[in-house]
Context: one part of a larger RNA
């Protein structure tokens, strides 16, 4: 390759939009390129494959069909894919009436707390810790009470609740802006799905410019613990954490489970709509639990499938070596995407 596969054994791309390309609903027509069928040519000899014969037999050689699964031309056939042309609404979109959210931005504001500033009140300790010490304090700490500063973060509501494509999002309030669901069913009339490339989004941690620093806190440092103690614990503590701009493009980016569609027992809890008569059935979208069949090595998964199938992507193929080397490409850099072999087991 082929097959077999990707929850946990190797394997889903972090996410989305999208270009080429793949496949794509019903209903009539038309064509006749895939398709199916007949018919002529070709498809060289040798050699295969079967059967017959010729050397005393086989080897070897001769005769004969077959096969040469192909490929041109022609002559039919019209279910199916395709191609044209007409039409339909159940896919997909708009309209229109309601609905729910920490979806994003961008500005303003609000109270707790911590730390600092100044005063008052007061006096010898506070602080730590398993015990301690480093550290703070009679130049009045800690504790308490007024008044102010600055920065970060939103207590309770707070919930296997919400919302977002994922990454994530949570005080309050205002201004743009996205996306969802429910109900009518009036408009459009297959316009859809997936997507190699490519593009844009990406936690934190990191880099550049300028800002801002309360608290925490890698690095340091000093204190203990210890044989040792570059650590665990203490007392400090700067990067950074935050802002604004601009890069980086990774992560146990996880549901360790692409994306989209149909179709398979129930029971029960909750979200936002419908619906009812304000409580229910009963229905549509969401989010959990249990649980049939069926599936799974098993564990469990079961309408949110890991069940039964269909399109489409991405991926995997024994452990090390190695996410290395080495070219490319990007990036300021850190690095990052790409991605081998030798050699051993």
């Nucleotide at each position: 390759u082929u097959g077999g596969g990707c929850g946990u054994a190797a394997a889903g791309g972090g996410u989305a939009c999208g270009u080429a390309g793949g496949c794509g609903g019903c209903c009539a027509g038309a064509u006749a390129a895939g398709u199916c069928u007949g018919g002529u040519g070709u498809g060289a000899a040798a050699g295969g494959c079967u059967g017959c014969a010729g050397c005393u037999c086989a080897a070897c050689u001769g005769c004969a069909g077959c096969a040469c699964u192909g490929c041109a031309c022609u002559g039919g056939a019209a279910a199916c894919u395709g191609u044209c042309c007409g039409g339909c609404u159940g896919g997909a979109g708009u309209g229109c009436a309601g609905a729910a959210g920490a979806g994003g931005g961008c500005g303003a504001u609000g109270g707790a707390a911590c730390u600092c500033c100044a005063u008052g009140u007061g006096u010898a300790g506070c602080g730590g810790u398993a015990a301690a010490a480093u550290g703070c304090g009679u130049a009045g700490a800690u504790a308490u009470a007024u008044g102010g500063a600055a920065g970060a973060a939103c207590a309770c509501c707070g919930g296997u609740g919400g919302c977002g494509a994922a990454g994530g999002c949570g005080g309050u309030c205002g201004c743009c802006u996205g996306g969802u669901c429910u109900g009518c069913a009036a408009c459009u009339g297959a316009c859809g799905c997936u997507g190699a490339a490519g593009u844009a989004c990406g936690a934190a941690a990191g880099c550049g410019u300028g800002g801002g620093g309360a608290g925490c806190a890698a690095a340091u440092a000093g204190g203990a613990u210890u044989a040792g103690a570059u650590a665990c614990c203490c007392u400090a503590g700067u990067a950074g954490u935050c802002c604004a701009c601009g890069c980086c493009g990774u992560a146990a980016a996880c549901g360790a489970u692409g994306a989209g569609a149909a179709c398979u027992a129930g029971g029960u809890g909750u979200u936002g709509g419908g619906g009812g008569a304000a409580u229910a059935a009963c229905u549509c979208a969401g989010u959990g639990c249990c649980g049939c069949a069926g599936u799974c090595a098993a564990c469990g998964c079961a309408a949110u499938a890991a069940g039964u199938u269909c399109u489409c992507c991405g991926c995997c193929u024994g452990g090390g070596g190695a996410g290395u080397a080495u070219g490319c490409a990007c990036g300021c850099a850190a690095g990052u995407g790409u991605g081998a072999a030798a050699c051993u087991c």
Description: The part of an RNA shown here (small-subunit ribosomal RNA, central domain) has 345 nucleotides and comes from an uncultured bacterium. Its Rfam family is "Bacterial small subunit ribosomal RNA". The prediction has a mean pLDDT of 89. The RNAcentral record of the full RNA draws on ENA, Greengenes and SILVA.